[in-house]
RNA sequence: AGCGAAAUAGUUUAAAGGUAAAAUAUCUGCCUCAUGAGCAGAAGCUUGAGGUUCAAAUCCUUAUUUCGCUC
Repeated sequence: AGCGAAAUAGUUUAAAGGUAAAAUAUCUGCCUCAUGAGCAGAAGCUUGAGGUUCAAAUCCUUAUUUCGCUC
C1' cells in the first nucleotide's frame, strides 16, 4: 500500500427491517446465627456521522479503532 473480517450492558455472546435477549458481574429483598450458595426483583447497552425506509443493531456511504491475509 491492497484485500477481508469485527465493533451491542462492567465482561462474554445472541438478535428474519417491526418492544434489543441471555449468561455472568453489580444493587435490593427473601433465606441463614453469619458469609457463601439458592430464590425473587431492579438498574445498566447497538463505535461516530450521514443516507434509504412508515420503521434500521440489521441495508447503503464515510470516518475511527482492532484483528487477519498479500506485497
This is a predicted structure of a 71-nucleotide RNA (transfer RNA) from Serendipita vermifera MAFF 305830.
It matches the Rfam family "tRNA". Rfam classes the family as a transfer RNA. Gene Ontology term of the family: triplet codon-amino acid adaptor activity.